[in-house]
Context: one part of a larger RNA
RNA sequence: GAGCGAACGUUAGCGGCGGGCCUAACACAUGCAAGUCGAGCGAGAAAGUGGCUUCGGCCAUCAGUAAAGCGGCGGACGGGUGAGUAACACGUAGGUAAUCUUCCUUUGAGCGGGGGACAACGAGCCGAAAGGCUCGCUAAUACCGCAUACGUUCUUAGGGACUUCGGUCUUUAAGAGGAAAGCUAGGUAGCAAUAUCCGGCACUCGAAGAGGAGCCUGCGUCGCAUCAGCUAGUUGGUGGGGUAACGGCCUACCAAGGCGAAGACGCGUAGCUGGUCUGAGAGGAUGAUCAGCCACACUGAAACUGAGACACGGUUCAGACUCCUACGGGAGGCAGCAGUGGGGAAUAUUGGACAAUGGGCGCAAGCCUGAUCCAGCCACGCCGCGUGAGUGAUGAAGGCCUUCGGGUCGUAAAGCUCUGUGGGGAGGGACGAACCGCUGCCGGUUAAUACCCGGCAGCAUGACGGUACCUCCUUAGCAAGCACCGGCUAACUUCGUGCCAGCAGCCGCGGUAAUACGAAGGGUGCAAACGUUGCUC
Numbered sequence: 001g002a003g004c005g006a007a008c009g010u011u012a013g014c015g016g017c018g019g020g021c022c023u024a025a026c027a028c029a030u031g032c033a034a035g036u037c038g039a040g041c042g043a044g045a046a047a048g049u050g051g052c053u054u055c056g057g058c059c060a061u062c063a064g065u066a067a068a069g070c071g072g073c074g075g076a077c078g079g080g081u082g083a084g085u086a087a088c089a090c091g092u093a094g095g096u097a098a099u100c101u102u103c104c105u106u107u108g109a110g111c112g113g114g115g116g117a118c119a120a121c122g123a124g125c126c127g128a129a130a131g132g133c134u135c136g137c138u139a140a141u142a143c144c145g146c147a148u149a150c151g152u153u154c155u156u157a158g159g160g161a162c163u164u165c166g167g168u169c170u171u172u173a174a175g176a177g178g179a180a181a182g183c184u185a186g187g188u189a190g191c192a193a194u195a196u197c198c199g200g201c202a203c204u205c206g207a208a209g210a211g212g213a214g215c216c217u218g219c220g221u222c223g224c225a226u227c228a229g230c231u232a233g234u235u236g237g238u239g240g241g242g243u244a245a246c247g248g249c250c251u252a253c254c255a256a257g258g259c260g261a262a263g264a265c266g267c268g269u270a271g272c273u274g275g276u277c278u279g280a281g282a283g284g285a286u287g288a289u290c291a292g293c294c295a296c297a298c299u300g301a302a303a304c305u306g307a308g309a310c311a312c313g314g315u316u317c318a319g320a321c322u323c324c325u326a327c328g329g330g331a332g333g334c335a336g337c338a339g340u341g342g343g344g345a346a347u348a349u350u351g352g353a354c355a356a357u358g359g360g361c362g363c364a365a366g367c368c369u370g371a372u373c374c375a376g377c378c379a380c381g382c383c384g385c386g387u388g389a390g391u392g393a394u395g396a397a398g399g400c401c402u403u404c405g406g407g408u409c410g411u412a413a414a415g416c417u418c419u420g421u422g423g424g425g426a427g428g429g430a431c432g433a434a435c436c437g438c439u440g441c442c443g444g445u446u447a448a449u450a451c452c453c454g455g456c457a458g459c460a461u462g463a464c465g466g467u468a469c470c471u472c473c474u475u476a477g478c479a480a481g482c483a484c485c486g487g488c489u490a491a492c493u494u495c496g497u498g499c500c501a502g503c504a505g506c507c508g509c510g511g512u513a514a515u516a517c518g519a520a521g522g523g524u525g526c527a528a529a530c531g532u533u534g535c536u537c
Base pairs, nucleotide, nucleotide: 001537002536003535004534006533007532008531009530010529013385014384015383016382017381018380019378020377021343026341027340028339030338031337032336035073036072037071040070041069048061049060050059051058052057080296081295082294089221090220091219092218093217094216095215096214099213100212101211104209105208106207107206108205109204110203112146114144115143121136122135123134124133125132126131152177153176154175155174156173157172158171159170160169161168162167182201183200184199186197187196188195189194222268223267224266229259230258231257234256235255236254237253238252239251240250241249271293272292273291274290275286276285277284278283298319299318300317301316302315321332322331323330324329349375351374352373353372357371358369359368360367361366388418389417390416391415398409399408400407401406422478423474424473425472426471427470428469432464437459438458439457440456441455442454443453444452481526482525483524484523485522486507487506488505492521493520494519495518496517502509503508
């Protein structure tokens, strides 16, 4: 000199864009943060209102609604944190002939015919509660057989290509195994139930793609040698098991190996990277915000479900802590968004909206979304604007200094002429919105003027927000401080003090004329900031 997620002191007008627990991965009251689908399925209230009534109640509507249940998809994304981790964790370059992949796209083939249950519900019972037990009824895109099998899987027997000689790919034949589910807009028939046609969405088995994930490898990645030896599933082999998959991943047996001064092992520290800061560069320091990857979710362990988890707002067990209890037993997990206590020099609102973007579910309308978009607080940072402009000498008054002549604050003020940013008042008033939807028209499809698809026009949809912005009015009226002035280092005099009080980054000032302390006048620097402290280069 530059920089900062800063803090502290003094001061403080406005706006834009960003940022905001670096400490206790400390404990958490309260609310919200993951649901959705009735076009998969069975069942199905109440309040209120109206009517009737023998005053007990009943009927209609509410309503096939709400709230539940079975079932499907999603809760593995999004959001948080940095504890652990010196490791294939990360970065980079590869491999997988050792692998998996829900949803999505393209494509091939199919979707036939049966069965038995379990919730909800009803009845009985246990418990303080959380919750649970027994019996009975029932539906499905839930579950289970059967049929069928273009592909597919396995076995056997051949052919070809490649090969790291382990095998891989391809092809022929035979045998064996394995699937599925319906719902629905519209048309037609029918009294209806329903059947059928044609579309849509689902479903099953394959192939390919895209995206995702697992595993393996080369190289790189902090300090200490006052850590020098480490290792028994250890290193390798065989058989077996296990996994989507290779592998001591696990197991039995066999062998005695494996690593290490190019730093094994141990100890300490630490999430890694793109980047960020500094520097001419080389380098050094760092890893807030944003983005990629990893790890974690009260602590430790485990598996279940599932395409995917060993799962933040799932389950089980153990532990610590908190709460409820009828003492038998139960409930909980903010390192999600707010918020509270605590710690600390220090870090915000228990706000609004799904309008946009994105996500989940749904044919859709839509619902959910503390992701997100916005608003609130804080000069925490960067940037911009303002606090007036022009003119004005009898150089006014006043302050300070003085060699008493004067000098200086100083065109500074006053005065005169203007302007209206910010502030205040009035009026108008957005972009972000186009999808989806509805209405109308046209075209395609079709037997069809239904449905569906495409195009055009109109309508409708804004949290921010009556905000930004624009116009008019108003008055110079309401808006400047902080540090420094001995040298380094831009800026000097007077008074007070008298090695005292004090200053100080270094050198050093102060003991009676202190440009160095304190005050005043003046000056210098920066400016809505200015200084100090801390840290990095």